[in-house]
Context: one part of a larger RNA
């Protein structure tokens, strides 16, 4: 100098404490272990693996397993044929082989037809050139997780010190912060950390359609529609506003703390993007890219069916319960925030239904997915394995799709397991949060309890840091580097 430490002081953290609501039981979803299999295709393994890579395995994706077939693709040259396409016919599980029929387009010489000549296209044949989701993430780039949004890592000159270093960066103090203040052999500067970006909340001007409807006029029994209009709502583009700026006291006259006024917001106003030096030989050769090795009638390439979906088991993530704060049926409201053309589909009409048929309207502030649920209002239901709960199975359908048997979602009857709040133990969360309701999107033909948004309603609790856990600062011991 670091690293450790049942060594010591300060401090912070949903890190205990205080609370609220799950997990851990149950039945299903789904990841992984195990097992099985011809294969169940790789990879990822405390935290940081396990609704992960996959924002979507029925073919296809597939990289895996059977079994059929191929000897090589895209591209460039160079030679021969032929337009290029089309339709069709045998064998086949296709892939692929054998084959028939039509068929001469385009540009440029050419009066024209023919004739020649050229880009593109297909077929053969030779050349060189290669393919590999094959191994090595411990050869690597690039990218990412993780201490961690934690305050810290460091350089120039100077000083100390034989030196390895140290000093600065240690001390009083504050501060989400190495934030700033003072003091000091140190004086200064980098990357961070704070501002500047976007977003929300206040408001002012400017603009006004597709948005709005106060005023005014027409129609109308109100509702409501047209017109006129840009005040109001909203949109969206430029401003303004918060800086501890004002007061009072604390404080070392400072930094900065408490309190107060004003103020839509006050002490970072709420979120978000932004992640230093480096640590885990962290993940990743199957995104790419790429050294090396290894393979070249196969590990490469095409196709067909099967697996990736198996199930005695075990874990980890979640839906959905168990009820009366409830279920059920009837009526009556209030959203944001986004998607639409091989797209969204009103609305009419069949149909118990998911849907089918017809069809306006809309490349959308105009029209469409679209019903928002929770919530109020009223009936029943009265603690029961129930009018709970919905697993499982059978019947009959409905859509996408070549094709839903292995193996897809919905839909209707009928069936009604377990389950009565969950052991030891363990997660999350400090406010528009947590619990709860619902809604949209990506991927997507089809398929969501998953992810990623978006609004409704709307808590409780925090004395306080002795304790676990993690971190940072100074110090101290150490047979460790």
């Nucleotide at each position: 100098u670091g690293a450790c430490g049942g060594g010591g002081a300060c401090c912070c953290g949903c890190a205990c404490a205080a609370g609220c609501g799950g997990u851990g039981g149950a039945g299903c979803a789904u990841g992984u272990g195990g097992u099985u299999u011809a294969a169940u295709u790789c990879g990822a393994c405390g935290c940081a693996a396990c609704g992960c890579g996959a924002a979507g395995a029925a073919c296809c994706u597939u990289a895996c397993c059977u079994g059929g077939g191929u000897u090589a693709a895209a591209u460039c040259c160079u030679u021969a044929g032929g337009a290029a396409c089309u339709u069709u016919u045998c064998a086949g599980a296709a892939a692929u082989g054998a084959g028939a029929a039509g068929g001469u387009g385009c540009c440029c010489u050419g009066a024209a037809u023919a004739a020649g000549g050229g880009a593109g296209c297909c077929u053969a044949a030779g050349a060189g050139a290669c393919g590999g989701u094959g191994c090595u993430g411990c050869a690597u780039g690039g990218c990412u997780g993780u201490c961690g949004u934690c305050a810290g890592c460091u350089c120039g000159u100077g000083u100390c010190g034989u030196g390895a270093g140290a000093u600065g960066u240690u001390g009083g103090g504050u501060u989400a912060a190495g934030u700033c203040c003072c003091g000091c052999a140190a004086c200064g500067a980098g990357c961070g950390c704070a501002a500047c970006c976007c977003u929300u909340g206040c408001u002012u001007c400017u603009a006004a359609u597709u948005g709005c409807c106060a005023c005014u006029g027409c129609u109308u029994u109100u509702u409501a529609g047209c017109a006129a209009g840009c005040a109001c709502u909203u949109u969206a583009g430029a401003g303004g506003g918060a800086c501890u700026g004002c007061c009072a006291c604390a404080g070392u006259u400072a930094a900065u703390g408490u309190g107060g006024a004003g103020g839509a917001a006050g002490g970072u106003g709420g979120g978000g993007a932004u992640g230093a030096c480096g640590u885990c030989a962290a993940g990743u050769c199957c995104u790419c890219a790429u050294g090396g090795c290894c393979u070249u009638u196969a590990u490469g390439c095409c196709c067909a069916g099967g697996g990736c979906u198996a199930c005695a088991c075990a874990c980890g993530u979640g839906c959905u319960a168990c009820a009366a704060u409830g279920g059920u049926c009837g009526g009556u409201a209030c959203a944001a925030a986004g998607g639409g053309c091989a797209g969204c589909g009103a609305c009419a009409u069949c149909g118990c239904g998911a849907g089918g048929u017809g069809a306006a309207g809309c490349g959308a502030a105009u029209c469409c997915c679209a019903a928002a649920a929770a919530a109020c209002c009223g009936g029943c239901c009265u603690c029961a394995g129930u009018u709970c709960g919905g697993a499982u199975u059978g019947c009959a359908g409905u859509c996408u799709g070549c094709a839903a048997c292995u193996c897809g979602a919905c839909u209707g009857c009928a069936u009604g397991a377990a389950g009565u709040u969950g052991g030891a133990a363990u997660c999350g969360c400090u406010a528009g949060u947590a619990a709860u309701c619902g809604u949209g999107g990506a991927u997507c033909a089809g398929c969501a309890u998953g992810c990623c948004g978006c609004g409704g309603u709307g808590a409780a609790u925090a004395c306080g840091u002795u304790c676990c856990c993690g971190g940072g600062u100074c110090u101290u011991g150490u047979a460790c580097a």
A computed fold for a 481-nucleotide part of an RNA from a metagenome, annotated as small-subunit ribosomal RNA, 3' major domain. The RNAcentral record of the full RNA draws on SILVA.